Description: The part of an RNA shown here (small-subunit ribosomal RNA, central domain) has 349 nucleotides and comes from an uncultured bacterium. Rfam family: Bacterial small subunit ribosomal RNA.
Context: one part of a larger RNA
RNA sequence: CUGGGUGUAAAGGGAGCGUAGACGGCAGUGCAAGUCCGGAGUGAAAGCCCGGGGCUCAACCCUGGGACUGCUCUGGAAACUGCAAAGCUGGAGUGCGGGAGGGGCAGGCGGAAUUCCUGGUGUAGCGGUGAAAUGCGUAGAUAUCAGGAGGAACACCGGCGGCGAAGGCGGCCUGCUGGACCGUAACUGACGUUGAGGCUCGAAAGCGUGGGGAGCAAACAGGAUUAGAUACCCUGGUAGUCCACGCCGUAAACGAUGAUUACUAGGUGUCGCGGAACGAAGUUCUGCGGUGCCGUCGCAAACGCAAUAAGUAAUCCACCUGGGGAGUACGUUCGCAAGAAUGAAACUC
Numbered sequence: 001c002u003g004g005g006u007g008u009a010a011a012g013g014g015a016g017c018g019u020a021g022a023c024g025g026c027a028g029u030g031c032a033a034g035u036c037c038g039g040a041g042u043g044a045a046a047g048c049c050c051g052g053g054g055c056u057c058a059a060c061c062c063u064g065g066g067a068c069u070g071c072u073c074u075g076g077a078a079a080c081u082g083c084a085a086a087g088c089u090g091g092a093g094u095g096c097g098g099g100a101g102g103g104g105c106a107g108g109c110g111g112a113a114u115u116c117c118u119g120g121u122g123u124a125g126c127g128g129u130g131a132a133a134u135g136c137g138u139a140g141a142u143a144u145c146a147g148g149a150g151g152a153a154c155a156c157c158g159g160c161g162g163c164g165a166a167g168g169c170g171g172c173c174u175g176c177u178g179g180a181c182c183g184u185a186a187c188u189g190a191c192g193u194u195g196a197g198g199c200u201c202g203a204a205a206g207c208g209u210g211g212g213g214a215g216c217a218a219a220c221a222g223g224a225u226u227a228g229a230u231a232c233c234c235u236g237g238u239a240g241u242c243c244a245c246g247c248c249g250u251a252a253a254c255g256a257u258g259a260u261u262a263c264u265a266g267g268u269g270u271c272g273c274g275g276a277a278c279g280a281a282g283u284u285c286u287g288c289g290g291u292g293c294c295g296u297c298g299c300a301a302a303c304g305c306a307a308u309a310a311g312u313a314a315u316c317c318a319c320c321u322g323g324g325g326a327g328u329a330c331g332u333u334c335g336c337a338a339g340a341a342u343g344a345a346a347c348u349c
Stems, first nucleotide, its partner, number of pairs: 003321004007303002012317001014201004021194003025088002029084003033081002035077008048066007091191001092188003095184004103177007110154001115149007125136002162169002206247006215241002220236004258316006266294013298305002322349003331342004
């Protein structure tokens, strides 16, 4: 390389948009590049394969045939691929009618709680632990009542419930705004799928500048524990956590499961939207889209998966190829830095 693979053994890119490319619905017409059939030329000799022969045999040599799977020219075929023009509506999209949602961004508002400040009541403790101590408190703490300040997060509802491509999203109201779903069948007429590069988004931590700082809390300090205790426990506490703008670009970024399409028993919950029957409430049956559990066939090394497949197939992309060395070194690109991305070898088992 081929092949075989990628939930857990090595292996799905963190996610999306999309360029080139690859692949692509139904029916007919034409062309003939691919494709198929025929003819001609060429495909040197030697070599190769088959037959016959010569050296005593063989190697070797001679001779006849084949092959040389190719290329060029030419005559034809039109199923498939391709190309051209013209169509179709089932794929895809638009319109119209509906409702659901913590989807995003901005602004405003609210209550509970913690902390702090001021004042009142009140007196000797409070706090903390396995037990303590550090700590706070007669300069009046803890507790309790009233008033005020400020920051952050939104109890209950809340749910294997919803939304989002992923990261993620939860008090209430308003504005702007994205997507999905159901119904309808008016419109476009294959406009599709995937997607190397590329671009964009991307938790937490971290970085830059400026603000903010209640609680929590790396570092740090003290008290304990212990043989020690650079920890676990306790008392404090700074970055940070919050906001604006700009970087970083990682993760057990997980369903450890790429995207899309079609097909393949059932049962039972739940969310959104419909249809039918029984007049309504409601019940039963049923269609579509999501989200769970159980399970047949099948798959699987097993565990398990099982219409939300890890089943049966197809298209496209990414990735794997023994362990360590190593996600290291070197080089390159990016970054303010931290570092990220790409990514070996010697050696060794």